Transfer RNA from a Pseudomonadota bacterium, 73 nucleotides, folded computationally.
Model confidence (mean pLDDT): 82 of 100.
RNA sequence: GGGCACGUAGCUCAGCGGUUAGAGCACGAACCUUAUAAGUUCGGGGUCGUUGGUUCAAAUCCAACCGUGCCCA
Repeated sequence: GGGCACGUAGCUCAGCGGUUAGAGCACGAACCUUAUAAGUUCGGGGUCGUUGGUUCAAAUCCAACCGUGCCCA
């Protein structure tokens, strides 16, 4: 330098154009316990990498850029 894949919560990920953006773990609180852990319940936390475009409507489609990984040279 060329090609491909990926980028969504603190972490690992789901979400295949329209319903309020979700799960597990983690974190906080309550219950339980002599206490801790475990368990149960509840809660906080996201401008969906950035900027444009397409569309009535974009996390989702398109382009450029940024970042990460792999392959080729």